Model confidence (mean pLDDT): 84 of 100.
This is a predicted structure of an 81-nucleotide RNA (c-di-GMP-I riboswitch aptamer) from Chthonomonas sp. UBA2391.
The model forms 94% of the base pairs in the Rfam consensus.
It was read from a public genome assembly, where an Rfam model found it.
RNA sequence: GACAGAAAAGGGCAAUCUUGGGGGUGACCCCUUGAGCGCAAAGCCUAGGAUCUCGCUCAGCGAGACAGCCGGGUUGCCUGU
Numbered sequence: 001g002a003c004a005g006a007a008a009a010g011g012g013c014a015a016u017c018u019u020g021g022g023g024g025u026g027a028c029c030c031c032u033u034g035a036g037c038g039c040a041a042a043g044c045c046u047a048g049g050a051u052c053u054c055g056c057u058c059a060g061c062g063a064g065a066c067a068g069c070c071g072g073g074u075u076g077c078c079u080g081u
Stems, first nucleotide, its partner, number of pairs: 002081004012039002016035002020031004037068001043074004048070002051065006
């Protein structure tokens, strides 16, 4: 440096549900309590595609949401070859 992730160590993240509070017309988001589906990039950046929401003069246009759907960029732990 490349490839792989069956087992192990020390850690990390948190779908969904839930307690309390807050924001948004909405998709949904933020803080907080408990549980923990799962994840080797479920770290970080990106809204190109998909999906979802709202509005309109609706084959479409505009404004938004989502990064744990797919894709792109970048950094990186452990073990093995």